[in-house]
């Protein structure tokens, strides 16, 4: 220098054919306990990497960057 992946909650990942952004753990509150653990209930927590573009409507198509990780020379 060229090629492909990957980026969405504090971590670890789902999101289908574009149509209200989700679970697991983890926090916090309540119940249970004599107390903690477990366990059950309930709640917070996202500029979906960044900037554009296209559409009514984009996490999802299109583009450029950027950043990790391969692989090629």
């Nucleotide at each position: 220098g060229c090629c492909g992946a990957u980026a969405u909650a504090g971590c670890u990942c789902a999101g289908c054919u574009g149509g209200u952004a989700g679970a697991g753990c983890g926090g916090c509150u309540g119940a249970u306990u004599c107390g903690u653990a477990a366990u059950c209930a309930g709640c917070a927590g996202g500029u979906c990497a960044u900037g554009g573009g296209u559409u009514c409507g984009a996490g999802u198509c299109c583009c450029a960057u950027u950043a990790u990780c391969g692989g090629c020379u």
A computed fold for a 73-nucleotide RNA from an uncultured Clostridia bacterium, annotated as transfer RNA. Model confidence (mean pLDDT): 82 of 100. The sequence was found in a public genome assembly. It matches the Rfam family "tRNA". Its family is annotated with triplet codon-amino acid adaptor activity in the Gene Ontology. Rfam classes the family as a transfer RNA. From the family's description: Transfer RNA (tRNA) molecules are approximately 80 nucleotides in length.